[in-house]
RNA sequence: GCCGAGGUAGCUCAGUGGUAGAGCACAGGUUUGAAAAACCUGGUGUCGGGAGUUCGAUCCUCCCCCUCGGCA
Numbered sequence: 001g002c003c004g005a006g007g008u009a010g011c012u013c014a015g016u017g018g019u020a021g022a023g024c025a026c027a028g029g030u031u032u033g034a035a036a037a038a039c040c041u042g043g044u045g046u047c048g049g050g051a052g053u054u055c056g057a058u059c060c061u062c063c064c065c066c067u068c069g070g071c072a
Base pairs, nucleotide, nucleotide: 001071002070003069004068005067006066007065010024011023012022013021018055026042027041028040029039030038048064049063050062051061052060
């Protein structure tokens, strides 16, 4: 340099046009002498950045950045 996969919550990942979720973690509460465990409640996010298409973009198109793999 070329090709491919990926970037979404603190972490691991879903969601692939109609305003974003799960598990773990975290915070508060119940319980306990106190803790752990269990149960209840809470999403904490410019969906990597910008532009475009669309009534509407996490999703489609283009450019850029980053990570991984392959070829040279």
Notes:
The RNA shown here (transfer RNA) has 72 nucleotides and comes from a Candidatus Niyogibacteria bacterium. The coordinates come from a structure-prediction model, not an experiment, and the mean pLDDT is 80. It was read from a public genome assembly. Its Rfam family is "tRNA". The family's RNA type in Rfam is transfer RNA. Gene Ontology term of the family: triplet codon-amino acid adaptor activity.